[in-house]
RNA sequence: GAGUCGGUCGGGCGGCCGCGUCGUCGCCCCGCGAGGGGCGGCGCCGAGGAACGUCCGGGCUCCGCAGGGCAGGGUGGUGGGUAACGCCCACCCGGGGUGACCCGCGGGACAGUGCCACAGAGAGGAGACCGCCGGGACCGUCCACGGACGGCCCCGGUAAGGGUGAAAGGGUGGUGCAAGAGACCACCAGCACCCCCGGUGACGGGGGUGGCUCGGCAAACCCCACCCGGAGCAAGACCAGACAGGCAGCGUUCGAGGGCGGCCCGCCCGAGCUGCCGGGUAGGUCGCUGGAGGCGUGCGGCGACGCACGUCCGAGAUGGAUGGUCGCCACCCCACCAGCGCCGGCGACGGCGGUGGGGGACAGAACCCGGCGUAGAGACCGGCUCGU
Numbered sequence: 001g002a003g004u005c006g007g008u009c010g011g012g013c014g015g016c017c018g019c020g021u022c023g024u025c026g027c028c029c030c031g032c033g034a035g036g037g038g039c040g041g042c043g044c045c046g047a048g049g050a051a052c053g054u055c056c057g058g059g060c061u062c063c064g065c066a067g068g069g070c071a072g073g074g075u076g077g078u079g080g081g082u083a084a085c086g087c088c089c090a091c092c093c094g095g096g097g098u099g100a101c102c103c104g105c106g107g108g109a110c111a112g113u114g115c116c117a118c119a120g121a122g123a124g125g126a127g128a129c130c131g132c133c134g135g136g137a138c139c140g141u142c143c144a145c146g147g148a149c150g151g152c153c154c155c156g157g158u159a160a161g162g163g164u165g166a167a168a169g170g171g172u173g174g175u176g177c178a179a180g181a182g183a184c185c186a187c188c189a190g191c192a193c194c195c196c197c198g199g200u201g202a203c204g205g206g207g208g209u210g211g212c213u214c215g216g217c218a219a220a221c222c223c224c225a226c227c228c229g230g231a232g233c234a235a236g237a238c239c240a241g242a243c244a245g246g247c248a249g250c251g252u253u254c255g256a257g258g259g260c261g262g263c264c265c266g267c268c269c270g271a272g273c274u275g276c277c278g279g280g281u282a283g284g285u286c287g288c289u290g291g292a293g294g295c296g297u298g299c300g301g302c303g304a305c306g307c308a309c310g311u312c313c314g315a316g317a318u319g320g321a322u323g324g325u326c327g328c329c330a331c332c333c334c335a336c337c338a339g340c341g342c343c344g345g346c347g348a349c350g351g352c353g354g355u356g357g358g359g360g361a362c363a364g365a366a367c368c369c370g371g372c373g374u375a376g377a378g379a380c381c382g383g384c385u386c387g388u
Base pairs, nucleotide, nucleotide: 001386002385003384004383005382006381007380008379009378011329012328013327014326015325016324017323019046020045022043023042024041025040026039027038028037029036030035048362052373053372055371056370057369058368059367060232061231062230063229072228073227074226075225076224077091078090079089080088081087092106093104094103095102096101107223108222112221113220114217115216116215129162130161131158132157133156134155135154136153138151139150140149141148142147170188171187172186173185174184175183189213191210192209193208194207195206196205197204198203236286237285238284239283245277246276247275248274249273250272257269258268259267260266293312294311295310296309297308298307299306300305331359332358333357334356335355336354340353341352342351343350344349
C1' cells in the first nucleotide's frame, strides 16, 4: 500500500419552552360517606442497533386432545449448542481465491412418471447431415481391352474426424478392421461391491474384484428420514352501568311506595313501585413488564455455549408521551489565508493554527424473549493475509 475477518459506538455538556407514567404537595369540584375527578408546583425515569419487516422459533393465555394413522405444511452433509429454531459453532464434501478467507436451496435420478428451449440428422440404452469404407447401375476420360480414374444416383457398414448444442454413450496410446468401434489390450480417471486402517460421525487413506462407463433436472411430480394441534394480549381474567323499550309480580280507599332525624302510634302526600331482560353490553381494572435479563470476574469447552460468584434495575402509553429551540465543545466537508501567531523558504509563496459557511444517516416501542432478513451518514479498535 492492497485486502480479509471480527468487535465497539451511533455525538457530549448546559439554558429555556413543552409531553407521558409514577411519587409527593397544594387548590378546586362531585358525593351523606367510603371514595372519585380536575388543575397546578416539585422530583425520578422516559426508544434502537436495527425498536423496522412480521420471515422462523419459544415463553405466556384460551380452546382442543387416550393412542395411532390419513391429509396438509416444513426441514434435509455430520457432530454439537440451545427453552426451541429454518438460528449459531466446529468439522466433512464440492466450488472460488496466490493467501487470509469466502460461497453452497449439500438426502435420493438403476422405485416410477415427466421435462430438456434455440440449434441440430439425433436430447436418451439415441442418432448417419458432411466425411470414411464396401457393393451395384449410369455417364465421361485413358487404355496394352484385363482394367484404372473421376462424376452422379441407389443399397449397406461405420460414432474415429467435422458440424449443432449448456449437454451427443470415459481419456491417451496400441492391436484390429474394407473403414471403424471397449471389439480387444495397457495405463489413467470414474462407478459398484468386498476387505484393512484412521475418525463418535459425515468422510478420508490403502488394497482387491467386476462389467467397460449407464447424460442432466427432484426450487417438476414423487420416494425416504425427521419435526409440526389451533388461535393469538383485540389472548385471557375480574368489577360492572345509565336511557329508551319489553316481560313478570305487588298495588290504586282492602293504599304499594314516599316524607315528618332512628323505631312505634299518629299526621301528610299518594299512583305507581319492585325484579328480570336490554347486557356480563358501554366503561373501568388486571394481564404489563424483573427477564431463557444486562455488566464484570473466575472456571470448563477449539468454539457456539454452560456453571459459580459479585453487581445493576433501565419506558409501559391506549388515539397512543419520549419533542422543539438556543449556546459552547468535539467530528466531517468546502472556501479563504486580506489581518494575527508558528514552521519551511533568499523570495514570490506553501503548510498548520485560524476565519467564514455548510453537514450528521436509517429509523422509532405497544405482551415478552431468541434469531434471521432488510435499511443505514459517519467514527474508532483489534486479529490475520498478500506485495514492497